Two RNAs folded together computationally: RNase P RNA and transfer RNA, 469 nucleotides in total. The coordinates come from a structure-prediction model, not an experiment, and the mean pLDDT is 78. Rfam match: Bacterial RNase P class A. By type it is a ribozyme. Gene Ontology terms of the family: dimeric ribonuclease P complex, ribonuclease P activity and tRNA processing.
[in-house]
RNA sequence: CCAGACGGUUGGACGGCCGCCGUGCCGCUUGCGGUGCGGAGGAAAGUCCGGGCUCCAUGGAAUGACGGUGCCGGCUAACGGCCGGCGGGGGCGACCCCAGGGAAAGUGCCACAGAAAACAUACCGCCAGCACGCCUCGGCUUGCCGGCAAGGUUGAAAAGGUGCGGUAAGAGCGCACCGCGUUCCCGGCAACGGGAGCGGCAGGGAAAACCCCACCGGGAGCAAGACCGAAUAGGGGCGGCCGGCGGCGUGAGCGAUCAUGGCCGCGAAGGGAUUCCGCCUUGUCGCCCGGGUUGGUCGCGCGAGGCGCGCAGCGAUGCGCGUCCCAGAUGAAUGGCCGUCCAGCAUCCGCAAGGAUGUGGACAGAACCCGGCUUACAGACCGUCUGGCAUU
RNA sequence: AGGGGUGUAGCUCAAUUGGCUAGAGCGCCGGUCUCCAAAACCGGAGGCUGUGGGUUCGAGACCCUCCACCCCUGCCA
Numbered sequence: 001c002c003a004g005a006c007g008g009u010u011g012g013a014c015g016g017c018c019g020c021c022g023u024g025c026c027g028c029u030u031g032c033g034g035u036g037c038g039g040a041g042g043a044a045a046g047u048c049c050g051g052g053c054u055c056c057a058u059g060g061a062a063u064g065a066c067g068g069u070g071c072c073g074g075c076u077a078a079c080g081g082c083c084g085g086c087g088g089g090g091g092c093g094a095c096c097c098c099a100g101g102g103a104a105a106g107u108g109c110c111a112c113a114g115a116a117a118a119c120a121u122a123c124c125g126c127c128a129g130c131a132c133g134c135c136u137c138g139g140c141u142u143g144c145c146g147g148c149a150a151g152g153u154u155g156a157a158a159a160g161g162u163g164c165g166g167u168a169a170g171a172g173c174g175c176a177c178c179g180c181g182u183u184c185c186c187g188g189c190a191a192c193g194g195g196a197g198c199g200g201c202a203g204g205g206a207a208a209a210c211c212c213c214a215c216c217g218g219g220a221g222c223a224a225g226a227c228c229g230a231a232u233a234g235g236g237g238c239g240g241c242c243g244g245c246g247g248c249g250u251g252a253g254c255g256a257u258c259a260u261g262g263c264c265g266c267g268a269a270g271g272g273a274u275u276c277c278g279c280c281u282u283g284u285c286g287c288c289c290g291g292g293u294u295g296g297u298c299g300c301g302c303g304a305g306g307c308g309c310g311c312a313g314c315g316a317u318g319c320g321c322g323u324c325c326c327a328g329a330u331g332a333a334u335g336g337c338c339g340u341c342c343a344g345c346a347u348c349c350g351c352a353a354g355g356a357u358g359u360g361g362a363c364a365g366a367a368c369c370c371g372g373c374u375u376a377c378a379g380a381c382c383g384u385c386u387g388g389c390a391u392u
Numbered sequence: 393a394g395g396g397g398u399g400u401a402g403c404u405c406a407a408u409u410g411g412c413u414a415g416a417g418c419g420c421c422g423g424u425c426u427c428c429a430a431a432a433c434c435g436g437a438g439g440c441u442g443u444g445g446g447u448u449c450g451a452g453a454c455c456c457u458c459c460a461c462c463c464c465u466g467c468c469a
Stems, first nucleotide, its partner, number of pairs: 001388010012341007020039009041363001045374002048372005053221004059277005066217005071085005086100001087098004101212002106210002109205002123152002125148003129144003133140002160178006179201001180199008225298004235289007242261001244266005249260004268282004291468002305324008342361001344359006393465007402418004411449001420436005442458001444456003
């Protein structure tokens, strides 16, 4: 210098004028004016996960369904996140990628092709024996009865691979190495790694098919929820399920009596998927018609908070000390114009350093809050490292 | 905020449990017929299955990310 890998920062600066939102103080005409201070992000986004908070009384134990997660260890309030390892794959390398438990519990699938697709099998083949025929007497053709799985063919995938021996031909049939399984030892918290012995080889793939195993999960969401104010008819109809007894009340009737989910007690039923304990409610569930409102205050920003330093740790992170207070709207503020400059880009001039003119800063915007993930992002800058070339 | 669904040719829809070259109707283009057109008949083109990845031998379908569109629910009594 070229090519590349990983991590991080920033994402216009200054000044003037006119506005917007919140808030402190002052003034008065009590909702306006003056003045001071503060006013978007790394993703505020998508709403894909996890929590805080609030309500459902949602508290304890067990089981099931459903959903999710899935190598090991750690971090964390928690997580499907992060960190560090292990195994597999890719790259010359820095480094990157992996939904990475179980296929020896069961069910189902593997089209076409192929002999055969998981219970193995025999199309072409190879070989022995017998029979017939030919014949140069060693073979050949055909048929039958058997043996074999080495070679060929198909496929994404063919029942361990390579080599030597062995055999009529062959074959883990025997042996060596590799792979696989298993037992023991060693290292490691573990995933796993290394070594030695044994076994002739069982167990093809696929669980992002059902499933099995382990672990996790109650539901709804700031339109949660609380209060104030205003208005209306706290009204009516249909249907499903359950409506046992007694007393009181109410209504109908001259009365005997009848009806009644109006109240109380027992019982019973309902409220969680189920059961038990406990708690709550007294009809409950669904559909439809009709009526009212379209206001205000709180929740609402001191928080798993930011910054700096130190310590522990490889790291994620934790602990300690110091310091700071940092948006709060509710159809929704954070903006517009002008000037000077700074990168960058384009054109022209110049051998070059450079100069002139023009242009010019992305993605996007809080709406209860926080931790992540994912996605979008013009450019600029910094650090560490790898490969190559050149020079010293 | 929560829940559900869809995306395949210009338009409307298919595609069995993942299997061979993704089909059909209308439309479009060319030809025959006709003086010209329509109808009819014959032939043809047109698809990265919304985007980007993954699983698998193999994906329109299964899984994940993103994009676009549609539907439903939410106050008081």